[in-house]
Transfer RNA from a Hyphomicrobiales bacterium, 78 nucleotides, folded computationally.
The prediction has a mean pLDDT of 80.
It matches the Rfam family "tRNA". Rfam's curators write: Transfer RNA (tRNA) molecules are approximately 80 nucleotides in length.

RNA sequence: CAGGGGUUAGCUCAGUCCGGUUAGAGUGCCGCACUUGGACUGCGGAGGCCGAAGGUUCAAAUCCUUCAUCCCUGACCA
Numbered sequence: 001c002a003g004g005g006g007u008u009a010g011c012u013c014a015g016u017c018c019g020g021u022u023a024g025a026g027u028g029c030c031g032c033a034c035u036u037g038g039a040c041u042g043c044g045g046a047g048g049c050c051g052a053a054g055g056u057u058c059a060a061a062u063c064c065u066u067c068a069u070c071c072c073u074g075a076c077c078a
Stems, first nucleotide, its partner, number of pairs: 001074007010027004020058001029045005051067005
């Protein structure tokens, strides 16, 4: 320099293909029950407006553009 992939809850990841009801799961966290106490288990709850900005649209996590960052492959230089 060229090409490709990723960025969504504290963490690990679905959902994007084919735009459409209020954005989900596991784990972690908090509370309650259980227990002499703890763990386990059960029940309940909080936590995001989807990397940033702009655009298209009645409607965008999803489509388009630019930027940021991480990873992979190739090329180039030494």